RNA sequence: AGGGUUUGAUCAUGGCUCAGGAUGAACGCUGGCGGCGUGCUUAACACAUGCAAGUCGAACGAACCUUCGGGUUAGUGGCGGACGGGUGAGUAACGCGUGAGAAUCUGCCCUCAGGAGGGGGAUAACGGUUGGAAACGACCGCUAAUACCCCAUAUGCCUACUGGUGAAAUGAAUUUCGCCUGAGGAUGAGCUCGCGUCUGAUUAGCUAGUUGGUGAGGUAAUGGCUCACCAAGGCUUCGAUCAGUAGCUGGUCUGAGAGGAUGAUCAGCCACACUGGGACUGAGACACGGCCCAGACUCCUACGGGAGGCAGCAGUGGGGAAUUUUCCGCAAUGGGCGAAAGCCUGACGGAGCAACGCCGCGUGAGGGACGAAGGCCUCUGGGCUGUAAACCUCUUUUCUCAAGGAAGAAGAUAUGACGGUACUUGAGGAAUAAGCCACGGCUAAUUCCGUGCCAGCAGCCGCGGUAAUACGGGAGUGGCAAGCGUUAUCCGGAAUUAUUGGGCGUAAAGCGUCCGCAGGCGGCUUUUCAAGUCUGCUGUUAAAGCGUGGAGCUUAACUCCAUCAUGGCAGUGGAAACUGAAAGGCUUGAGUAUGGUAGGGGCAGAGGGAAUUCCCGGUGUAGCGGUGAAAUGCGUAGAUAUCGGGAAGAACACCAGUGGCGAAGGCGCUCUGCUGGGCCAUUACUGACGCUCAUGGACGAAAGCCAGGGGAGCGAAAGGGAUUAGAUACCCUGGUAGUCCUAGCUGUAAACGAUGGAUACUAGAUGUAGGAAUUGGAUUGACGAUUUCUGUAUCGUAGCUAACGCGUUAAGUAUCCCGCCUGGGGAGUACGGUCGCAAGACUAAAACUCAAAGGAAUUGACGGGACCCCGCACAAGCGGCGGAGCAUGCGGCUUAAUUCGAUGAUACCCGUAGAACCUUACCUGGACUAGACAUAUAGGGAAAAGCUAUAGAAAUAUAGUGUGCGUAAGCGCCCUAUACAGGUGGUGCAUGGCUGUCGUCAGCUCGUGUCGUGAGAUGUUGGGUUAAGUCCCGCAACGAGCGCAACCCCUGUCCUAUGUUGCCAGCAAGUAAUGUUGGGGACUCAUAGGAGACUGCCGGUGAUAAACCGGAGGAAGGUGGGGACGACGUCAAGUCAUCAUGCCCCUUAUGUCCAGGGCUGCACGCAUGCUACAAUGGCAAGUACAACGAGUCGCAAUACCGCGAGGUGGAGCAAAUCUCUUAAAGCUUGUCUCAGUUCGGAUAGGAGUCUGCAACUCGACUCCUUGAAGUUGGAGUCGCUAGUAAUCGCAAAUCAGCUAAGUUGCGGUGAAUACGUUCUCGGGGUUUGUACACACCGCCCGUCAAGUCACGGAAGUCGGCAAUACCCGAAGCCAGUGGUCUAACCCUUUAGGGAAGAAGCUGUCUAAGGUAGGGUCGGUAACUGGGACUAAGUCGUAACAAGGUAACCGUA
Repeated sequence: AGGGUUUGAUCAUGGCUCAGGAUGAACGCUGGCGGCGUGCUUAACACAUGCAAGUCGAACGAACCUUCGGGUUAGUGGCGGACGGGUGAGUAACGCGUGAGAAUCUGCCCUCAGGAGGGGGAUAACGGUUGGAAACGACCGCUAAUACCCCAUAUGCCUACUGGUGAAAUGAAUUUCGCCUGAGGAUGAGCUCGCGUCUGAUUAGCUAGUUGGUGAGGUAAUGGCUCACCAAGGCUUCGAUCAGUAGCUGGUCUGAGAGGAUGAUCAGCCACACUGGGACUGAGACACGGCCCAGACUCCUACGGGAGGCAGCAGUGGGGAAUUUUCCGCAAUGGGCGAAAGCCUGACGGAGCAACGCCGCGUGAGGGACGAAGGCCUCUGGGCUGUAAACCUCUUUUCUCAAGGAAGAAGAUAUGACGGUACUUGAGGAAUAAGCCACGGCUAAUUCCGUGCCAGCAGCCGCGGUAAUACGGGAGUGGCAAGCGUUAUCCGGAAUUAUUGGGCGUAAAGCGUCCGCAGGCGGCUUUUCAAGUCUGCUGUUAAAGCGUGGAGCUUAACUCCAUCAUGGCAGUGGAAACUGAAAGGCUUGAGUAUGGUAGGGGCAGAGGGAAUUCCCGGUGUAGCGGUGAAAUGCGUAGAUAUCGGGAAGAACACCAGUGGCGAAGGCGCUCUGCUGGGCCAUUACUGACGCUCAUGGACGAAAGCCAGGGGAGCGAAAGGGAUUAGAUACCCUGGUAGUCCUAGCUGUAAACGAUGGAUACUAGAUGUAGGAAUUGGAUUGACGAUUUCUGUAUCGUAGCUAACGCGUUAAGUAUCCCGCCUGGGGAGUACGGUCGCAAGACUAAAACUCAAAGGAAUUGACGGGACCCCGCACAAGCGGCGGAGCAUGCGGCUUAAUUCGAUGAUACCCGUAGAACCUUACCUGGACUAGACAUAUAGGGAAAAGCUAUAGAAAUAUAGUGUGCGUAAGCGCCCUAUACAGGUGGUGCAUGGCUGUCGUCAGCUCGUGUCGUGAGAUGUUGGGUUAAGUCCCGCAACGAGCGCAACCCCUGUCCUAUGUUGCCAGCAAGUAAUGUUGGGGACUCAUAGGAGACUGCCGGUGAUAAACCGGAGGAAGGUGGGGACGACGUCAAGUCAUCAUGCCCCUUAUGUCCAGGGCUGCACGCAUGCUACAAUGGCAAGUACAACGAGUCGCAAUACCGCGAGGUGGAGCAAAUCUCUUAAAGCUUGUCUCAGUUCGGAUAGGAGUCUGCAACUCGACUCCUUGAAGUUGGAGUCGCUAGUAAUCGCAAAUCAGCUAAGUUGCGGUGAAUACGUUCUCGGGGUUUGUACACACCGCCCGUCAAGUCACGGAAGUCGGCAAUACCCGAAGCCAGUGGUCUAACCCUUUAGGGAAGAAGCUGUCUAAGGUAGGGUCGGUAACUGGGACUAAGUCGUAACAAGGUAACCGUA
């Protein structure tokens, strides 16, 4: 410090997520030791048991014991139980923090001053009587005090200034300790104030003791704290009230910081003590281990009544993911009491439990192999585990045992829970001690097996559908380590709430516009003040903690010592620039006045013509109208058309313009009236009067609402006609609200420049609108030029921007103010509130769900977008297919099997250049199991084969017979055993190779440079041209590669060389005839080698180019014709059955052998062909002319036989010699005469031939007979541009034969047509739009149906909370009190009275409780509403391209 994730890729926006640190943690696996810490976060739930606050006999009486010294004890009395300890329920508060303050109290403690004189009456204990189960009492009697009371005195206090009031204990004693009063201190406590202290406005008004005053009461003290009276105040948008949540702080965690989160342990404050209320005592409490009352709960009970409060320490139950021992000790520190000894102390000091955390240590160290064994992997060579182990040497931290043994103790002796602990020494023996997680990327670390979208993983992206580095296991590796992972939570990363430190044209985001109060901000200048500001000093900000420097435990954690800064608050001194305040001045901001000026600015009134429709009349006749085409509709009752007249309503052509005006919405015939604002010029005046604006107010298109008018045209709804699969639409016909006016309401729009307002500054250029000034032309006018102010528009520099773009009219540079945003969906929705007549508007969430949604630009692809170009693509032609019969292939069906593959173009006479057996892979049956076939090893045997016989369908079995080659090295056979063979079994979606297709289309790329943040662009685009990215020119490009072309082959002309088997012109010979013979090389031809064609030449066009057009010459002319040759890539195209091959599968079978069958099966559909339908023909006779090829397992002549297929026979030929081999169409002649025929030949019967082991399923051919459909073929569709189509035959491969009518070649005869590119198909290029990128066979919307989830409404129903009104009213304080009772003092006098008090009673206040109606929040609910999600449901096709009716916004 960043990374992953939206895309085909890119940039930016934006969310989600990860790496870090932390925890009072929990869970999983594992676990050696020590030190120091920490340990109910949940039920402030309920608690058994024990302990946690006592002490003093030197205050008192008494009882008991006694060693006679004294001791013990209940009670009275004193002090302490207000500390210490626990918890965080309540509390949003002067509760806390911080800083001030005045009207207070303060036991014990300290200092100072003074004092303690004289009296009195009781009472507990105790004794007696007595009640009760108990707890606990009742009555009578006795007694003491440092208990209680009175008088006196007093510096005090109060006061009206006169007076009033007010203390003690001589108690113990030897000092010292005590008591009372006053003053002061210290400590502690109470009170007041400034500032700070969570969320919600879908809580906006709250408040009657409320705010203040006077008086009184009350308190330690101020105060409405309380009461009486008076006044009507007080708080609040700077957030009152209400609701929710919460103890606050020092600190802690995190962070660079600012901040954010948190408030365990330790420390300060507060609050609470079963729940609620109350007071008493006291210095202090409204009191955790005190009291009273009410309530809930628990316990005891003799049923009458009583007792209790662990949020003290342990512990129990419960809750929970989860949190310890019913331990030791007062030795230390501290507390209470005491004169002290001492007693008490679950405070505290310790131990125990828990890896809960932090820190430290160990589980050994050194040597030890080209490296054992085992395991795993493997390319079988090896590699990894791995110096790791074994083995050798060494050490003993730790462990076990033994011995010694502290400090902590102050304070002379004594005193240690921890503890025989820490520590030290010795002995023993490597001995007692390693796991967890991860290994696809982020993120360090990889392989094998298993599994097969299953099981499972996952923090995000995502993995798993048969080769998973992602699941599970093994091996290995990486990380951390007595721990390691997971989960939860917080901060960080997140500049993702942005003060530091973000944004708002299009990503989320500028209010529709203006006015304007509060608020915020504000021109130049002078003086004063000192609030802000700056600065010096002072106080405070507890300790601990953090930081820095030291010190102590062996180190560290831990502990101790010293010390600082920043900042806050308060006080005080100073400065005066800036802000502020006060006073004064100025004119530039703002405004006023005067004079001009443009304008669809607004409101009202009047007027006008064109058009439309309607009405009347004339002319006139059969249609009109409407559409893609029609129909509904109108019209012979006279329409449409046309002419004349009249009526009505609405809107104002041309001018008209990125022109004008207005704040926006918006405003357009002409004239008039009223009226708002702007601009320009001029001088004068006011003197900062300004800018912005939450709340608020006004205006605000269309649609809509209300009332009254109006209604020509247009026209939601509803109707009809079409279109369509449907058509509740688009199109047509008519048509109601509405559109118009008046008076109101509504308050929204894609109300847009998707751009808030104001001010200042920062290059220009060009138009245009309104004004002003100067100037030109003799003058005026028109016109022009220059300058200037204001508006409006285009381009553009700097700059900005993610880019697009903006650019003096900013989206630049700055300031001020307002509004708004914080992932997508849910949702601008629900609920609540306000407004509205309604429709609805404004305000405005959450649950849940996704990992994206969205912006700009790029490259493609696509478009029922545009442009340019090409192709037998269309058109123009010729001939077909589709109809018939047959052949062949495919589908389907059938079957034991009909083996398998190929399936739009790019499968279907395709693999198959040839299925009777074989082939053959399929089926049935019979057999074999190291195998039909290969290699190797070991052992054994012997040739193997062949022949004969028997059984059998054969394979095979049995019996007999039989006994190699050789160069002399060797080769060859059988049986047994083991490594293995074998598979046309699967996967072409694991592959190689080969192939098809786009497409012989002209494209596809690279290097360097340049441009761009980048993907990318440029080059390759543009102007021409070409068959061509072919070439030329231009150009931020310059070059290059693969493609194109050429080089290669065949063919077309010529030349040269050579002539056999080819040829024969001339010469000669022979024949009935033939190059037959001698010869010849002239010709044809063959085989080689050359020449030739290059837009080379001429003319024109073109840009003086490339090139095109025409011509000459030439055998051939612009690629001469044909072939081979197929760029980057696409289709997971085809092929595992040509072959090769990974993995999987079978192994007496999915292998191998054999026989027979099947691949040929037939209601049917499709594809490719053949033959035809006839006269351009059929038949018959005669007759002419090829080329490519093939041949010894062969081609086979002459001859003979057969009607023929063929047979007999065999010359010749391994072939320019011989054979296949008569080519056919053609030509000549004859016949047939338009018919289902002398067309056509299917089908069928019979007889044969050939091949072959075999012709039944299932061959071809021949002869005789038979003689089907078919008379040119619907929609549609195919091929072909010249030696082509069409037509005619020939050959070959495969092959015993053949289904060949197929395929591949060969030659013969030999056309027609192309105006042209509108349309169809395919392709190339440019451009445009895009929500597509699996790329339109794309994407995607809504209803319905199914499942799951959360939410809203809802008749009701259940509950919580806070208040209000009334009733009842415990305990208790306070007040009152006839009567009752009473030792202290007083008077009387022994009766009594007074003062004072007690109980009781009454009253005010008041907890709990009750009643009532509301408020608010929550749970639940028949039914209901939308929403979200869910591989393959239904219906359509709304959007994205002109998405096929452009889309979208508001409204009905």
Small-subunit ribosomal RNA from an uncultured bacterium, 1452 nucleotides, folded computationally. Its mean pLDDT, the model's own confidence on a scale to 100, is 84.